[in-house]
RNA sequence: UUAAUAGUUCUCUAGGGUUCCGCAGCAGGUAGACACCGCUGGCCUGGUCCGAGGGAGAACACACGGAUGAAGCCAAUCCGUGCAUACACGGAGGGACAAAAGCCCGGGAGGU
Numbered sequence: 001u002u003a004a005u006a007g008u009u010c011u012c013u014a015g016g017g018u019u020c021c022g023c024a025g026c027a028g029g030u031a032g033a034c035a036c037c038g039c040u041g042g043c044c045u046g047g048u049c050c051g052a053g054g055g056a057g058a059a060c061a062c063a064c065g066g067a068u069g070a071a072g073c074c075a076a077u078c079c080g081u082g083c084a085u086a087c088a089c090g091g092a093g094g095g096a097c098a099a100a101a102g103c104c105c106g107g108g109a110g111g112u
Stems, first nucleotide, its partner, number of pairs: 007060006015050002020047002022044001023041004028036001062082007087107001089110001093105003
């Protein structure tokens, strides 16, 4: 000075906020009210929700091997193994949804 790669989806988790539900407070309301209604609060445990390249699991895809099949070869189906224990420090800024984030830009810039 300089190069390159390790798939897709789903479920979940660390994490994240606050549309909705719940919760809390206050006002209205009512004879009274925990009914109803509005506002505020995520320095509210939660449900819904978002959610990892560098977290987990699964399915599919792919590769290899085997079995069934067959005169033989293939296809097809099933099973096993691998991929799935390589490594992986990382802003600022921007973007989406109601909003935020280990989400996306992004295994980016940069650093080692």

Description
A computed fold for a 112-nucleotide RNA, annotated as Guanidine-I riboswitch aptamer. Its mean pLDDT, the model's own confidence on a scale to 100, is 79. The model forms 97% of the base pairs in the Rfam consensus. It matches the Rfam family "Guanidine-I riboswitch aptamer". A reference for the family is Barrick et al. (2004), "New RNA motifs suggest an expanded scope for riboswitches in bacterial genetic control", Proc Natl Acad Sci U S A. From the family's description: This family represents a conserved RNA structure found upstream of the ykkC and yxkD genes in Bacillus subtilis and related genes in other bacteria. Its family is annotated with regulation of gene expression in the Gene Ontology.